The RNA shown here (small-subunit ribosomal RNA) has 1432 nucleotides and comes from an uncultured organism.

[in-house]
RNA sequence: AAGUCGAACGCGAAAGCACCUUCGGGGUGUCAGUAGAGUGGCGAAUGGGUGAGUAGCACGUGGGCAACUUGCCUUUCAGUGGGGGAUAAGUUUGGGAAACCACGGCUAAUACCGCAUGGUCUCUCCGGAAUGCAUGUUCUGGAGAGUAAACGAGGGGGAUCCUACGAGACCUCUUGCUGAAAGAUGGGCCCGCGCUCCAUUAGCUUGAUGGCGAGGUAACGGCUCACCAUGUGCGACGAUGGAUAGCUGGUCUGAGAGGAUGGUCAGGCACAAUGUGAUUGAGAUACGGCCCAUACCCCCACUGGGGGCAUCAGUCUAAAAGCUACCGCAAUGGGCGCAAUCCUGACGGAGCGACGCCGCGUGGACGAUUAAUGCCUUCGGGUAAGUAAAGUCCUUUUCUCAGGGAAGAAGUGUAUGGUCUCCAAUACCGGCCAUGCUUGACGGUACUUGAGGAAUAAGCCCCGGCUAAGUCCGUGCCAGCAGUCCGCGGUAAUACGGGCGGGCCGGAGCGUUAUUCGGAUUCAUCGGGGCGUAAAGGGCGCGUAGGCGGCAUAGUAAGUCAUAUGUGAAAUCUCCACGGCUCAACCUGGGAAAUUGCCUUUGAUACUGCUGUGCUUGAGUACGGUAGAGGCCAGUGGAAUUCUCAGUGUAUCGGUGAAACGCAUAGAUAUUGGGAGGAACACCAAUGGCGAAGGCGACCUGCUGGGCCGACACUGACGCUGAGGUGCGAAAGCCAGGGGAGCGAACGGGAAUAGAUACCCCGGUAGUCAUGGCCGUAGACGUUGGGCACUAGGUGUAGGAGGUAUCGACCCCUCGUGCACAGCAGCUAACGCAGUAAGUGCCCCGCCUGGGGAGUACGGUCGCAAGACUGAAACUCAAAGGAAUAGACGGGGGCCCGCACAAGCGGUGGAGCAUGCGGUUUAAUUCGACGCAACGCGAAGAACCUUACCAGGGCCUGACAUCACCGAAAGGUACCGUGGCCCCACUGGAAACAGGGGGUCUUAGGUAGACAGGUGUCGCAUGCAGGUCGUCAGCUCGUGUCGUGAGAUGUUGGGUUAAGUCCCGCAACGAGCGCAACCUUUAUUCGUAGCCACCAGCGGCUCAAGCCGGGGACUCUAAGGAGACUGCCGGUGUAAGCCGGAGGAAGUCGGGGAUGACGUCAAGUCAUCAUGCCCCUUACAGCCAUGGGCUACACAGCGUGCUACAAUGGCCGAUACAAAGUCUUGCAAGACCGUAAGUUGGACCCAAUCACAUAAAAUCGGCCUCAGUUCGGAUUGAGGUCUGUAACUCGACCCCAUGAAGCUGGAAUCGCUAGUAAUCGCAGAUCAGCUACGCUGCGGUGAAUACGUUCCCGGGCCUUGUACACACCGCCCGUCAAAUGACCCGAGUUGGGUGCACCCGAAGUCGAUGGCCUAACCCGUCAGGGGGGGAG
Repeated sequence: AAGUCGAACGCGAAAGCACCUUCGGGGUGUCAGUAGAGUGGCGAAUGGGUGAGUAGCACGUGGGCAACUUGCCUUUCAGUGGGGGAUAAGUUUGGGAAACCACGGCUAAUACCGCAUGGUCUCUCCGGAAUGCAUGUUCUGGAGAGUAAACGAGGGGGAUCCUACGAGACCUCUUGCUGAAAGAUGGGCCCGCGCUCCAUUAGCUUGAUGGCGAGGUAACGGCUCACCAUGUGCGACGAUGGAUAGCUGGUCUGAGAGGAUGGUCAGGCACAAUGUGAUUGAGAUACGGCCCAUACCCCCACUGGGGGCAUCAGUCUAAAAGCUACCGCAAUGGGCGCAAUCCUGACGGAGCGACGCCGCGUGGACGAUUAAUGCCUUCGGGUAAGUAAAGUCCUUUUCUCAGGGAAGAAGUGUAUGGUCUCCAAUACCGGCCAUGCUUGACGGUACUUGAGGAAUAAGCCCCGGCUAAGUCCGUGCCAGCAGUCCGCGGUAAUACGGGCGGGCCGGAGCGUUAUUCGGAUUCAUCGGGGCGUAAAGGGCGCGUAGGCGGCAUAGUAAGUCAUAUGUGAAAUCUCCACGGCUCAACCUGGGAAAUUGCCUUUGAUACUGCUGUGCUUGAGUACGGUAGAGGCCAGUGGAAUUCUCAGUGUAUCGGUGAAACGCAUAGAUAUUGGGAGGAACACCAAUGGCGAAGGCGACCUGCUGGGCCGACACUGACGCUGAGGUGCGAAAGCCAGGGGAGCGAACGGGAAUAGAUACCCCGGUAGUCAUGGCCGUAGACGUUGGGCACUAGGUGUAGGAGGUAUCGACCCCUCGUGCACAGCAGCUAACGCAGUAAGUGCCCCGCCUGGGGAGUACGGUCGCAAGACUGAAACUCAAAGGAAUAGACGGGGGCCCGCACAAGCGGUGGAGCAUGCGGUUUAAUUCGACGCAACGCGAAGAACCUUACCAGGGCCUGACAUCACCGAAAGGUACCGUGGCCCCACUGGAAACAGGGGGUCUUAGGUAGACAGGUGUCGCAUGCAGGUCGUCAGCUCGUGUCGUGAGAUGUUGGGUUAAGUCCCGCAACGAGCGCAACCUUUAUUCGUAGCCACCAGCGGCUCAAGCCGGGGACUCUAAGGAGACUGCCGGUGUAAGCCGGAGGAAGUCGGGGAUGACGUCAAGUCAUCAUGCCCCUUACAGCCAUGGGCUACACAGCGUGCUACAAUGGCCGAUACAAAGUCUUGCAAGACCGUAAGUUGGACCCAAUCACAUAAAAUCGGCCUCAGUUCGGAUUGAGGUCUGUAACUCGACCCCAUGAAGCUGGAAUCGCUAGUAAUCGCAGAUCAGCUACGCUGCGGUGAAUACGUUCCCGGGCCUUGUACACACCGCCCGUCAAAUGACCCGAGUUGGGUGCACCCGAAGUCGAUGGCCUAACCCGUCAGGGGGGGAG
């Protein structure tokens, strides 16, 4: 925040002022009939707030009330007569802390109460007319009974008066009051339709459903009550119950349909601390009234009282979070009043908040040294700042100061004047007009003028893709980021943090979070989904409700369609043209449209429905045939297994990959005969048949269901589907009592195995069988619900009918019904389906909506149980899934190749030594390489050096490069010297280095920086070159074609090859990189040339010798030719080719080499080199030298080699035959010395000339005679040689002596297919020397074997499966351990909600007995009584 009225009524101050006064005070007047409270009237039920409750006739919409009410307002009619008794206030007294209360006495009314009168009012009775679907309603006649009020208020005139202050008959006006009828407005009740989720809520209900009567209400009604009736009434079209929620116009979104929502504004509803109740009233069960109960708060004298902000402000609390304790009634509206006024936290305004929308600004033009500075850099520069600033010239929106200054105001009142109405009246009241005065909160606001001066004004987010916009630094799977998804971060992060820069048609905002719709055709009845394999067809019938339904005709008009009226409030949204704020957003008014709905009216009748009458094609019945493992009952049969009896007969049988357990001398197995018993029915047998499905298989009898065919007789739509319901329903399982041959879960035993609760074997119980009863599920599958119709052809098969033909029949043709196959159109994501549809349509049912949790839990129903049916959520993941593609893989398949196996030869693995690696050790044992494809590898040479490592000692623009500055010199000659070079019996030192002396020469030197330097890190930042699969035959492209596409085809297929080599075929045709060939070497030959190779013939010379002259014959050398191509012949083959043969030096790639496709291994290398980033810089990381180390040594570790173990040998002696290389700081001959290594010395040779340089095995002769040896040579001792400054750590070689292991090597493993293996020696690079037994070349001697492709390894092609794609060294399942999250269980405990039943029970309402109280009216003898009323 709700008061107001003195024009309803009685009463009625104080202060102040003025006057009087005896100066103490009192009185009078005025203020003032004012303030004020009270009686009375109206209002207070409006306005304002909130959304707790409510799933409801609450709301929305459309109707109904013949079942109702309505103060104030409007209209009409009639009336307003005459009386009475009280009471509050005030006053006296009293009580109480207060709130407040009580008694006494006084008084008024538009307060209250009788009486009179009264009607179209109410009630009763008797009628009449009209009307409605009906109860009834409307109009009207008569009789009876009952019921009202305020001569109140105000104005004017005013007879009259003995209170002339005043009172006031009567007239009149205004306004009240009473009764009645209407209207308007508001309200009440009833009904149709609409209005959230859950069926794991399916049955609910006793005033319940109806009737009669009564009560109650304004009014209908079980609203309430008595009685009667009923399992009535409601419910699958969802009752009852539970959860949630105020409803609507609208709002947001959306193309729309929809979805979500209900704040402001508007209309209903509900509520007022919580719960109940009535009173008053026209209206309330009353937000700012009352009573009571409860909770809370406040006051108190403890007896008792007071309170309700979900009004406006404001406070506190809770929260992520929402404002001023403002101004004003000037406007609009409301209450009261005749009115002025008064009241109004409604309202109008201002304030606060960027919360939203809109508009504006933070300046404009010129101005280059492109400054400093930042960042980046390829170091040249670029970029930002940036025309930015400074500076010059302007502008003034905004701002500050000053001046002017609105609209919003219409009225109302009053004064004067005029006019109209009323009236007896010129008065009064009222209406109208004119004039003057009078009303502004906002607010000195909007707006405007002047002055001043660029003055007062830019932040936020983002920069990997989506998505506009990038670089540097820091960090290093850390810190952190992330709108969704992909994801980012493990040392070069455009993704984190920072700097700089950039971007926005973002900007006084920009981001974040939450929520709604959209995208989502992703709940799709529609305009708009699906169910073979992705989620999804019920296991299958019958059938109820429901849904849908053949042809013709008549009627009807419910659906449907159309016309028209009403309604669908306003506001909002859309559109139009205006108007008002400077514009805009926004606002007011107007028009149109819309509100897609509902009611009613009038029509239409094609379709659907309903009713009637017909029809025969759907469906069915009857008739005649027909096939069948269709079902049920009873009976019969043979083969086989097992058992049993008897005979014959003797040692095993049985079983397996191989065995064993088992059986058997108590006579098995085998075999013959007799018997018993149970179960199942070989062949026929089939893509065959039947059935709804499950399913059905010997034969026969009986009963029985269904199908098909043929003829057409009958009925006349009788049909299809089918929620619930009901029946059937494999196997296993359960119950009862039977049966039990074989088989056989469980169980026992034997094997196999790492184990083997399995697979195999020997046994074996339930069960399997029959009867009765349960269970009700399966990959119950065609993973494909049922019915009807239509849409190319072809083939087979089962059953039936017909035709032709025939002696008859198969074959042949045609029509239905089944079962199948391939296939067109069409469909499908593809695979595939395709007249038995997954095609095209219609009807009905069931089911699906990401994966997991989970077919689980709880609840319910069923079951003897097992369990079945129905069937979630929390939580969690970003996938799960289908079909197809190309790879890879497979203890999948096919074909093929390779010293891959096999067949052979020789080794390794055992010994000693050499060498490399690991490990260990160390000051250091520098580093790298690790399956093949690291390990005699980088290293084709570690004593120093190398050298990178270690120790100690030194250096600092540096050992090395470029530049700058200072200084010196700068024509020639000479001289000088802190310079360079050389030398020294010089000094210190380990050396580097530091100093000294001499000679000689001609140029230096110094300083401080830029920088040098790095074998420091990253080979997962890189280049180059190399390794490997693999010299395997593959890898691709263009065009075309196929496929929605990934992709395919080509490149597959049939042959053939060493080969994707070639041929043939083919929707492919061609091409490229590989293969092959071209290159080199070797094998044959030719001509040519030959100085150092060669020497036949001629000549010379020599002991001899191409030694010489010569020679170009031969060998050889080396530049160039020839030659081999399946060319020829035969066979075979379409061809390519293959096999054989001839010729030939060579034959089918003649032998060897070089040559290595697309790619793989983040394989190796930053230590060859190069290179990016990082790191070190008087330095544990650069540089120098000395010494040490790389050479260590329990190895119980490994690789590669050498030498052996001996007689095919060893040793001694003799004697033959190579090739290819190397040499001037060199190779070094002959000669001398030494046992030897070697030494002395230096002929020839810059090499087809000389040298290294004797090749060895072989051959010949001799010895050894099987032994740790005359094998083997390690190790060790002593002595030497050589290289080199230097052989200690740490060299090689020689001589003498010593004389180890080892007698052919376990598991395992390597190489090799011909001049190969094996074996023998020679040379070279590196190099002073050497650890070389290594490596790379060269020649000598010179084998064996290959049946073949089953297996091991590797590889190629085709095909198949796949849940793999880091690609089988894959993927992946379960338990456990540790930790963590969520949920659940848990002895219990506690709170809330709700249902049912019951108890106590306030205020209150209604009723009632007795008592009590009582002014009005009546009676009365005045005592009282009655009537009525009150409290209780």

Overview
Its Rfam family is "Bacterial small subunit ribosomal RNA". Its mean pLDDT, the model's own confidence on a scale to 100, is 80. The RNAcentral record of the sequence draws on ENA, Greengenes and SILVA.